[in-house]
RNA sequence: GCGCCCGUAGCUCAAUCGGAUAGAGUGGCAGGCUUCGAACCUGUAGGUUGGGAGUUCGAUUCUCCCCGGGCGCA
Numbered sequence: 001g002c003g004c005c006c007g008u009a010g011c012u013c014a015a016u017c018g019g020a021u022a023g024a025g026u027g028g029c030a031g032g033c034u035u036c037g038a039a040c041c042u043g044u045a046g047g048u049u050g051g052g053a054g055u056u057c058g059a060u061u062c063u064c065c066c067c068g069g070g071c072g073c074a
Stems, first nucleotide, its partner, number of pairs: 001073007010026004019057001028044005050066005
């Protein structure tokens, strides 16, 4: 340099052929339980879906550019 794949909550990951309010586990916070804690139970907050532009009634999803990571070829 060329090709392919990946980027979503603090972390690990879902999200069907483009569809309605983007979820789960774990972690955080509050409460319950306990002599206290762990475990367990209940509740709650946390997201410009890497950034920008485009297509569309509608984009996490499709197209283009850029950024970051991985793999292969040279």
Molecule: transfer RNA
Organism: Candidatus Omnitrophus fodinae SCGC AAA011-A17